[in-house]
Molecule: Guanidine-I riboswitch aptamer
């Protein structure tokens, strides 16, 4: 110098922080207010390089068609910075810079 491809959804999990609730503590007769994530936790975001399911594609086989059945869907080291959203994050930026 040059290569530099990756189907989508859906549920969930590593993870994540704190709007809401719960939970603590302090005030108040209460109601309820402040505060705290340096609260296991319910809601809630959540992975290309995590699971699993539907579809979808490809290739054979089979059937008059329609449409069935099987096989395959590989690999994957990675930052700092910056964005959303309450907030943070394996979330996006990004199979990016970079490494080889």
């Nucleotide at each position: 110098a040059a290569a530099u491809u990756g189907g989508u959804u859906u549920u969930c999990u590593a993870g994540g922080g704190u709007u809401c609730c719960g939970u603590a503590a302090u005030a108040g007769c209460g109601a309820u207010a402040u505060u705290a994530g340096u609260c296991u936790g319910g809601u809630c975001c959540g992975a290309g390089a995590g699971a699993a399911a539907a579809c979808g594609c490809a290739c054979a086989g089979u059937c008059a068609g329609g449409g069935c059945u099987g096989u395959g869907u590989a690999c994957a080291c990675g930052g700092u910075g910056g964005g959303a959203u309450a907030a943070a994050a394996g979330c996006c930026u990004a199979g990016g810079a970079g490494u080889u």